The part of an RNA shown here (large-subunit ribosomal RNA, domain IV) has 324 nucleotides and comes from Dolichomastix tenuilepis. The source organism's lineage runs through Eukaryota, Chlorophyta, Dolichomastigales, Dolichomastigaceae and Dolichomastix.

[in-house]
Context: one part of a larger RNA
């Protein structure tokens, strides 16, 4: 020097991206136990107090007594609180760098689907679905629960609708070339069958069209004025859209400017918390707002403890180095 480990004066997080790591806490018995709650919970809250050994007695207990620094004498055995964001939960994942706010999950809804089902696989037999049968199965979104899901069907999807226009193979009335029996004035004409074309006319679904439909896909303005100080503008005009963002939320896991401005905790706070709304670009099932429980989640703050530090010491053991 490395490595696992013990102690450490005063301080106690001043280190650090962060209390990372290490300390603390821990078991049993008694007292006690807040906010919020979906009344189940939260909770082991939190925060005290006690634990040996003899003897007695009314023998789980109670009283007198000993001893030690120390009594769950050694080992083993939650640190805890406050606020916030995401997810409701229990649960699942990147075997070998991620365990999550990522998926899943009951619940919501929307759709198909009458059974020889829909849907998948296989050219096929044929198999799942299912030895089920709409209280069933398939497919999408969302994601406990509580309050709620605004407008827009112009475009695209879908479903229905069936007049009219478009429109395919096939059919075809007709026609036009070619072939040659036969005419012939030797230039040509030309039955019929064959053949090669053209073609009125008939012809489905689709689309075009006529409507519905947002828990389909998707969308949800813009300019000017305006009120007895100023400011702002309930209000008014215009312009354009299908339709102009409601409810609730908001510097947000979403805010460029931005360390936005008040406040609130620090002696000091780009981070948090709580307000404002000037939302560069939130917003209702690609859910919206909330939430008690829960979480080896994420973020701010505190107690308590501590070599994380001020700063560094000093011991054990293992290697390593040196000499043999």
């Nucleotide at each position: 020097c490395u490595c696992u480990c013990u102690c450490u004066a005063a301080g106690g997080a001043a280190c650090u991206c962060g209390g990372c790591a290490a300390a603390a806490u821990c078991a049993c018995c008694c007292c006690g136990u807040a906010a919020c709650u979906u009344c189940g919970g939260g909770a082991u809250a939190a925060g005290g107090g006690g634990u040996a050994c003899u003897c007695a007695u009314a023998u789980u207990a109670u009283g007198a007594g000993u001893c030690g620094c120390a009594g769950u004498g050694a080992a083993u055995a939650g640190a805890c609180c406050c606020a916030g964001g995401c997810g409701a939960c229990u649960g699942u994942u990147u075997a070998c760098c991620a365990a999550a706010a990522a998926c899943a999950u009951a619940g919501g809804u929307c759709u198909c689907c009458g059974c020889a089902a829909a849907g998948u696989c296989g050219u096929a037999a044929g198999a799942c679905a299912a030895c089920g049968u709409a209280u069933g199965g398939g497919g999408g979104c969302u994601g406990a629960c509580u309050c709620c899901u605004g407008c827009c069907c112009a475009g695209u999807g879908c479903u229905a609708g069936a007049a009219g226009g478009u429109u395919a193979a096939g059919g075809a009335a007709g026609u036009u070339g070619g072939u040659u029996c036969g005419u012939u004035u030797c230039g040509a004409c030309a039955a019929a069958g064959c053949u090669a074309g053209c073609a009125a006319c008939c012809g489905a679904a689709g689309c075009c069209c006529u409507a519905g439909u947002g828990a389909a896909c998707g969308g949800c303005g813009g300019u000017c004025g305006u009120a007895a100080c100023u400011a702002u503008a309930a209000c008014g005009a215009u312009c354009c859209u299908a339709a102009g963002g409601u409810a609730g939320c908001g510097a947000a896991a979403u805010u460029c400017c931005u360390u936005g401005u008040c406040g609130g905790g620090u002696a000091a706070g780009u981070u948090c918390c709580g307000a404002c709304c000037u939302g560069c670009a939130c917003g209702a099932a690609a859910g919206g707002a909330g939430u008690a429980a829960c979480g080896a989640u994420c973020u701010g703050g505190g107690u308590a403890c501590u070599g994380u530090c001020u700063c560094g010491g000093a011991g054990a053991g293992a290697g390593g180095c040196u000499c043999g």